[in-house]
């Protein structure tokens, strides 16, 4: 240089174009317990890499860059 992937909550993933973007694990609060773990409730936290076209509506579709990865020479 070419091409292919990826990017969503503190990590890890998930969601045919259509309602307030979920779930696990962690965090906080509460019941339970003498105490602590384990079990059970329940909150609280992200508007989606950045910018644009498209559409009645975009995390999803489309185009430039960007970030981390693989092939390739």
């Nucleotide at each position: 240089g070419u091409c292919c992937c990826u990017g969503u909550a503190g990590c890890g993933c998930a969601a045919u174009g259509g309602a307030u973007a979920g779930c696990g694990c962690g965090u906080u609060g509460g019941a339970c317990u003498u105490c602590u773990a384990a079990u059970c409730c329940a909150a609280a936290g992200a508007g989606a890499g950045u910018g644009g076209a498209u559409u009645u509506a975009a995390a999803u579709c489309c185009c430039a860059c960007c970030u981390g990865g693989a092939a390739u020479g």

Notes:
Transfer RNA from Trichonephila inaurata madagascariensis, 73 nucleotides, folded computationally. NCBI's taxonomy places the organism under Eukaryota, Protostomia, Entelegynae, Araneoidea, Trichonephila inaurata. Its Rfam family is "tRNA". Rfam describes the family as follows. Transfer RNA (tRNA) molecules are approximately 80 nucleotides in length. The prediction has a mean pLDDT of 80. The sequence is in RNAcentral, with records from ENA and Rfam.